RNA sequence: GGGGGUGUAGCUCAGUUGGCUAGAGCGUUUGAAUGGCAUUCAAAAGGUCAGGGGUUCGAGACCCCUCAUCUCCA
Repeated sequence: GGGGGUGUAGCUCAGUUGGCUAGAGCGUUUGAAUGGCAUUCAAAAGGUCAGGGGUUCGAGACCCCUCAUCUCCA
């Protein structure tokens, strides 16, 4: 330098013929049970879906560029 993959909550990820309101587990916080910091149950908070632009009535998803990272070729 060229090809390919990945980027969604603090962490690991799902969401893929574009269509409610963006989700799960773990973690965090609060409450309840208990003598109790553990454990169980319930609830809540937390996201510019890497960044920008485009297509569309509608984009996490499709197209382009950029950035980061992994990998292959040289």

Transfer RNA from an uncultured Spirochaetota bacterium, 74 nucleotides, folded computationally.
Its mean pLDDT, the model's own confidence on a scale to 100, is 80.
Its Rfam family is "tRNA".